[in-house]
A computed fold for a 138-nucleotide RNA from Actinomadura barringtoniae, annotated as c-di-AMP riboswitch aptamer (ydaO/yuaA leader).
C1' cells in the first nucleotide's frame, strides 16, 4: 500500500414493517402505516377447454436440457430500486432486481361493518444538470 474478515458507533438501502404506554419477563394496549373480506349502483351473464384467488416491482416471450402439470440454464421483457446523507419533481448517464410465498373449490367493484400484519434482509453508496419546498442560521 492492497485484499479479506470481525467488533463497536454512526449514517444509509429494499420493505407497510415505525413510534408510544403497561409489564421483571412472557406478553398486552394504542397511534401511524399496510393488507384482506364485505351492499345498492356498475360490471358480469352464452358455448368449449380449464378450477379459481391473494401479497409482491417480480409479468410475459424465445432457445436448450431434464425427471417435461413443471424445473434448470441462457437471452430478452412489462414492471421496480439505487446512484447527494432533509424531502419531492424533470432530464441525461450508470449500476442492479425482474423472486418467493399464501388461501384451498371460495372471494369483481363496494358505504357501513368485520378480520389481519407491523417482518426479514443488506450497504462504502461521495454520477451530472434544472426546479420546488422544508428546516436551520443571520
Nucleotide at each position: 500500500u492492497c485484499c479479506g474478515g470481525u467488533c463497536g458507533u454512526g449514517c444509509g438501502c429494499c420493505g407497510a414493517g415505525u413510534c408510544u404506554c403497561c409489564g421483571c419477563a412472557a406478553g398486552g394496549a394504542g397511534a401511524g402505516c399496510c393488507g384482506g373480506g364485505g351492499a345498492c349502483c356498475c360490471a358480469a351473464u352464452c358455448u368449449c377447454c380449464c378450477g379459481g384467488g391473494g401479497u409482491g416491482a417480480a409479468u410475459c416471450c424465445g432457445c436448450u436440457g431434464c425427471u417435461c402439470a413443471g424445473c434448470a440454464g441462457c437471452g430478452g421483457u412489462a414492471g421496480g430500486g439505487c446512484c447527494g446523507u432533509c424531502u419531492c419533481c424533470u432530464u441525461u448517464g450508470g449500476c442492479c432486481c425482474g423472486a418467493a410465498c399464501c388461501c384451498g373449490u371460495c372471494a369483481g367493484c363496494u358505504a357501513a361493518c368485520c378480520c389481519g400484519g407491523u417482518a426479514g434482509g443488506c450497504g462504502g453508496a461521495c454520477a451530472a444538470a434544472g426546479g420546488a419546498g422544508a428546516g436551520g442560521c443571520g
Lineage of the source: Bacteria > Bacillati > Streptosporangiales > Thermomonosporaceae > Actinomadura.